[in-house]
């Protein structure tokens, strides 16, 4: 120069209030915005070249986990603390 996790408070989507079972628990369609899974520029190294390995973001993907009345959660966004401290 700039402004990170934490943390308060406001907003804040999506998808069977499905079946079966006394219950435990089980089946069946689905959704995607907690976490996670993949990678496209591009970087690195290898190889004489074709081309190989390896790092690499998302609200894309995937759907492992989480969800699918309300209510909790809930990426992200405003707005304050953090603090004039971390990292850079």
């Nucleotide at each position: 120069a700039g402004g990170a996790a934490g943390u308060u408070c406001c907003g804040g989507a999506g998808a069977a209030u499905c079946c079966c079972g006394a219950a435990a628990g089980g089946g069946u369609g689905c959704c995607g915005a907690a976490g996670g899974u993949g990678c496209a520029a591009g970087g690195c190294g290898g190889a004489a070249a074709a081309c190989c390995g390896c790092c690499g973001a998302a609200u894309c993907u995937c759907u492992c986990a989480g969800g699918c009345a309300a209510a909790a959660g809930g990426a992200c966004g405003g707005a304050g603390c953090a603090a004039g401290c971390a990292g850079u």
The RNA shown here (Glycine riboswitch aptamer) has 88 nucleotides. The model forms 89% of the base pairs in the Rfam consensus. Model confidence (mean pLDDT): 78 of 100.